[in-house]
Molecule: small-subunit ribosomal RNA
Organism: metagenome
RNA sequence: AGAGUUUGAUCCUGGCUCAGAUUGAACGCUGGCGGCAUGCCUUACACAUGCAAGUCGAACGCGAAAGGGGGGCAACUCCUGAGUAGAGUGGCGCACGGGUGGGUAAUGCAUCGGAACAUGUCCUGUAGCGGGGGAUAACCUAGCGAAAGCUAGGCUAAUACCGCAUACGCCCUAAGGGGGAAAGUGGGGGAUCGUAAGACCUCACACUAUAGGAGUGGCCGAUGCCGGAUUAGCUAGUUGGUGGGGUAAAAGCUCACCAAGGCGACGAUCCGUAGCUGGUCUGAGAGGAUGAUCAGCCACACUGGGACUGAGACACGGCCCAGACUCCUACGGGAGGCAGCAGUGGGGAAUUUUGGACAAUGGGGGAAACCCUGAUCCAGCCAUGCCGCGUGAGUGAAGAAGGCCUUCGGGUUGUAAAGCUCUUUCGGCCGGGACGAAAUCGCACGCGUGAAUAUCGCGUGUGGAUGACGGUACCGGAAGAAGAAGGACCGGCUAACUACGUGCCAGCAGCCGCGGUAAUACGUAGGGUCCGAGCGUUAAUCGGAAUUACUGGGCGUAAAGCGUGCGCAGGCGGUUUUGUAAGCCAGAUGUGAAAUCCCCGGGCUUAACCUGGGAACUGCAUUUGGGACUGCAAGGCUUGAGUACGGCAGAGGGGGGUAGAAUUCCUGGUGUAGCAGUGAAAUGCGUAGAUAUCAGGAGGAAUACCGAUGGCGAAGGCAGCCCCCUGGGUUGAUACUGACGCUCAUGCACGAAAGCGUGGGGAGCAAACAGGAUUAGAUACCCUGGUAGUCCACGCUGUAAACGAUGGAAGCUAGCCGUCGGCAAGUUUACUUGUCGGUGGCGCAGCUAACGCAUUAAGCUUCCCGCCUGGGGAGUACGGUCGCAAGAUUAAAACUCAAAGGAAUUGACGGGGGCCCGCACAAGCGGUGGAGCAUGUGGUUUAAUUCGAAGCAACGCGCAGAACCUUACCAGCCCUUGACAUCCCGGUCGCGGUUUCCAGAGAUGGAAACCUUCAGUUAGGCUGGACCGGUGACAGGUGCUGCAUGGCUGUCGUCAGCUCGUGUCGUGAGAUGUUGGGUUAAGUCCCGCAACGAGCGCAACCCUCGCCCUUAGUUGCCAGCAUUAAGUUGGGCACUCUAAGGGGACUGCCGGUGAUAAGCCGAGAGGAAGGUGGGGAUGACGUCAAGUCCUCAUGGCCCUUACGGGCUGGGCUACACACGUGCUACAAUGGUGGUGACAGUGGGCAGCGAGACCGCGAGGUCGAGCUAAUCUCCAAAAGCCAUCUCAGUUCGGAUUGCACUCUGCAUCUCGAGUGCAUGAAGUUGGAAUCGCUAGUAAUCGCGGAUCAGCAUGCCGCGGUGAAUACGUUCCCGGGCCUUGUACACACCGCCCGUCACACCAUGGGAGUUGGUUCUACCCGAAGGCGCUGCGCUGACCGCAAGGAGGCAGGCGACCACGGUAGGGUCAGCGACUGGGGUGAAGUCGAAACAAGGUAGCCGUAGGGGAACCUGCGGCUG
Repeated sequence: AGAGUUUGAUCCUGGCUCAGAUUGAACGCUGGCGGCAUGCCUUACACAUGCAAGUCGAACGCGAAAGGGGGGCAACUCCUGAGUAGAGUGGCGCACGGGUGGGUAAUGCAUCGGAACAUGUCCUGUAGCGGGGGAUAACCUAGCGAAAGCUAGGCUAAUACCGCAUACGCCCUAAGGGGGAAAGUGGGGGAUCGUAAGACCUCACACUAUAGGAGUGGCCGAUGCCGGAUUAGCUAGUUGGUGGGGUAAAAGCUCACCAAGGCGACGAUCCGUAGCUGGUCUGAGAGGAUGAUCAGCCACACUGGGACUGAGACACGGCCCAGACUCCUACGGGAGGCAGCAGUGGGGAAUUUUGGACAAUGGGGGAAACCCUGAUCCAGCCAUGCCGCGUGAGUGAAGAAGGCCUUCGGGUUGUAAAGCUCUUUCGGCCGGGACGAAAUCGCACGCGUGAAUAUCGCGUGUGGAUGACGGUACCGGAAGAAGAAGGACCGGCUAACUACGUGCCAGCAGCCGCGGUAAUACGUAGGGUCCGAGCGUUAAUCGGAAUUACUGGGCGUAAAGCGUGCGCAGGCGGUUUUGUAAGCCAGAUGUGAAAUCCCCGGGCUUAACCUGGGAACUGCAUUUGGGACUGCAAGGCUUGAGUACGGCAGAGGGGGGUAGAAUUCCUGGUGUAGCAGUGAAAUGCGUAGAUAUCAGGAGGAAUACCGAUGGCGAAGGCAGCCCCCUGGGUUGAUACUGACGCUCAUGCACGAAAGCGUGGGGAGCAAACAGGAUUAGAUACCCUGGUAGUCCACGCUGUAAACGAUGGAAGCUAGCCGUCGGCAAGUUUACUUGUCGGUGGCGCAGCUAACGCAUUAAGCUUCCCGCCUGGGGAGUACGGUCGCAAGAUUAAAACUCAAAGGAAUUGACGGGGGCCCGCACAAGCGGUGGAGCAUGUGGUUUAAUUCGAAGCAACGCGCAGAACCUUACCAGCCCUUGACAUCCCGGUCGCGGUUUCCAGAGAUGGAAACCUUCAGUUAGGCUGGACCGGUGACAGGUGCUGCAUGGCUGUCGUCAGCUCGUGUCGUGAGAUGUUGGGUUAAGUCCCGCAACGAGCGCAACCCUCGCCCUUAGUUGCCAGCAUUAAGUUGGGCACUCUAAGGGGACUGCCGGUGAUAAGCCGAGAGGAAGGUGGGGAUGACGUCAAGUCCUCAUGGCCCUUACGGGCUGGGCUACACACGUGCUACAAUGGUGGUGACAGUGGGCAGCGAGACCGCGAGGUCGAGCUAAUCUCCAAAAGCCAUCUCAGUUCGGAUUGCACUCUGCAUCUCGAGUGCAUGAAGUUGGAAUCGCUAGUAAUCGCGGAUCAGCAUGCCGCGGUGAAUACGUUCCCGGGCCUUGUACACACCGCCCGUCACACCAUGGGAGUUGGUUCUACCCGAAGGCGCUGCGCUGACCGCAAGGAGGCAGGCGACCACGGUAGGGUCAGCGACUGGGGUGAAGUCGAAACAAGGUAGCCGUAGGGGAACCUGCGGCUG
């Protein structure tokens, strides 16, 4: 410090996710040791049991039991008993320490200040401590009660209680005066007194009053401290004053009266949430999150209320009352409060022992010893965290075995192990063994107090006692590698790869995504990587995230500029002088607790940890200076702003009037059959006279031409002409004011269209509606009508793609060209130049993701406002405000996705455009589709009808030929190392051929006879070879996968395209070249050009046909010479022909045209052939997961007495039907009969077969010749001549019968042919559709492959031999350029809404349940306060009566809980209901993306199953 993920690819925007650090954690797997820390985050839920606050006999009165002694026989009794245990009175403590975080948004906390206070114990002073009195617990007696406990009577003490005296200081005061204290106990003691106790003295500790201090606490102020405005107004003791009360103290703290204030947009009030801080985690920092452990403060102690005592509490282990809960009960009544330490239940993912000790530190009491102390110190449990250590070290290659992989060679695990040599931490064993402990105490000495060598206090020295942890830390010894490694991950991010299993299953997953038979992504294994006593997962926080942007973001199109202006508050503000000192800057002082963090040291063997010192704590306050800048105050200035004056332009606004054209309607005239409307029609109008035309009239609305990227206005918007009223702008030259300015939350005003209300008006147009069409439907597009509305007045609404998708103001930053308004100058009558203000185009710098913007900024700066923070849900719900309504405005969440988006690129596509080509259309000729048959396919059937091929590009295709074979299918019967290959073992010497017999359907099995008798040789069955038998490796498979493949093939398409190198342009994908202008069959060529070259294609080179030449003449040929029936023979090779090699054609020549080029045109010349001469072969990069595993090859899988092999029979030939391809026809361009002329390619020895004979014929018998330019197949047929005369025929030949022929082992299923007989459909074929542009179509026959036999198919051959092409509008296919795109699996694309189903969250909802809060009223416990004084009453007063005072009681106001009624608010549930979201293969349509087939979208209104449609206005996206 970044990375992954939107796309075919790119750049950007933008979200999601990851890598880091951290935790009081939990869970999974695993687990050796030690140190130091931490440990109920959830139910402030309920708690059994034990402990957590007592102590003092030196304050007081009592006082057992045990023990000792005495008496008594014993029961028992008396004395003693450190006045022990024990309770009681009294004092101090119990307000500390410990726990928790429910409440609390300020009665709190943090920081800094302040004045009107209190203070036990402690310290320092000052002054005292005299003399009396009356009670009461305990105890005893009696009684009540289950208990808790209580009542009555009697006795008694005090440092308990109460008077009196005294009063330096103290308090009150009217300044005269008045008031108020106390307590003793213990130690010691010389003199004096006393019987004694003691007095007395002294010391110590107590006690009283008062002053001061220290520390602590109470109160007040300022600043800061979470979210919500869908909480905007709150407040009646409320704000202030006076007076009373009250408190320790200020104060409405409280009460009476008076005044009417106080708080709030700088966020009051209300709601939600929350203890605050030092700090902690993270971060570069700024920040963000957090508030466990430690420390400070606060609050609370079952819930609510209350006071008492006290120095201190409204009191965790106190009291009273109310409530809930639990327990006891004799039912009458009582008891309790773990948010102390342990522990229990419950809750929960989850958090420890009912431990030891007061040894240390600290606290309470005490004079002290000492007692108490779950504070604390220790131990125990838990890998919860941090830190440290170990699980061994060295050597060791036969690179062992085993595992895994393998290309079978090897590789890897791996120096790893074993082996050898060492070491011994930790653990286990044995032994030694701490620091933490020094005070208190004893003794001695010194000092102080004192009369004192008593005592007491302090100091020094010395002695002894005291350890929970713990026989722990630590040290030593012996033994022995001995007891000690796992977890996650290995597709990318992200370090680390293979095999097997599985087969969209099981599963994984943080994101992207893996898995549908070859998974580095699942599971297992081997190997590897990263950490390591841990490793992963989950949860959570910060980071990365500049993804809330102060540091540090944006708003034309990605989310985002309010529709526009005016303007209060607020923010910001020209130039200059002086002052001031709020901001600001600098210094000083105080504070910022300690701990933490950081630095330097120290202590545990190190570290974690602990600890000393420093720095820091970025803050706040006070103070001293400074005076630049901002602010403030005062005074100037003129450039910002404004005013006055003179011109100018304008659809700026409001009102009134008026004009002409047009539409419609009405009246009248002329006139007659149509008009209107459309793609075509129909509805409609018209013979009752329309349309058309003329004249007149009515009425409403809108203003052609001018008219324009012209003008005006803030925007919306504004258009005939004239008049009235009125706003703004601009310009010119002077004068004046003197910062008067800019922006603007809330607010106010204006604001298209549609819509609403009331009243008018209504010509045209026109939602709704009606009808007609279109259509599968057509709630639409089209047509005919037509109502609201459109218009006016007044009032509402307040929204638009209200757009420049661009807020306002100011300054600065190259230009050029238009245009509108003004002014000036110069020339000159029309321009030029300059300048100010508008409005446009292009363009530099700069900016931008790009597109683009560019002085009218989207550039560079300043100020102010508004707005944005992923998509969907949703501009929706709820609430509020506004509105008559429609609705507007403000504006969420649950849930869900990993994208949604912008710009640009390359393709593909378009019912987009341009150019061009092709039998593509058109022009023609002939067919198919109808019939019969042949053949292939589908379907059906079947035991099987083997399999494949599927739009073009499957279907007379694989099949160039299924009776058996083929054959892969079916049935039956057989074989199992096999029909075929290699290796091993044993045996034989073969094999092979011929014949016969037996069994069998055959395969096969058995028997016999004959012929033949292998090669080499070392002479050995030794070697080779062959055969038989056996064993196992293996053979075999037309079994599966063409979506694992090779090869081959089809197709686009013989279309003209497809690319590369270098350079250049672009952030980039990419572009350029390859586009453009011409031209071509062609990316063919030329020209131009940031391109220059090159490659694969095109063309040419190859074959063949057409002309000529040369060479060569047999089997070919014959001009001339002979000859014959005949090129038959002699002869010849001229010709034809054959088969080898050459020539020839190149737009070369001429004319025209074009740009001078490429090229094109010419019935041009020449030539056999003329513009690639005809035909063939030749198929670029690629597309279709096209076809083929059944040609062949091949990975993987599967079968192995069978999915292999053999045989017989059957099937592939079935037949209601459908389709393709053909043949034959329907007839006269023909049939039949006759005649007999002219081809070419090819084939032939298990062959072609002349010829002769036989048969009506297919054919048969005999058979010459020919291994072929020699013989043969071989007859060519259309042609020509007769006849038939339009009919189901002398057409047509299917079907069927009989009789035959041929092939073959064999024609039943199931061949071909012949003769005779039979004589079906069919009379030119619907929609639709195919081929062909010249030796072509059409027509005619011939040959060949396959083949025993079997073509109407296929492949070839020749004969005869046309018609038409104006042309490129349209259909199909293709090429190039361009345009749009929401497509990229690429239009067979994408995609919208209703409906149906499932699930999820959510709104409404009659209501219902609960929480919280407010108002009014009722009730009113405990309690203190106020009043009262019937009852009772020890201390004081009084001689007494009585009084003072007190207690109980009574009354009153206040008040907790509770109750009644009515509101507010929040939450749960809720029949039913609304929309929303999600969900491989549901329904209906087809709204959007291309001109998306009616351009789309925005606002509004109406309509409709739905997407949507239509009207009005707007936008161009």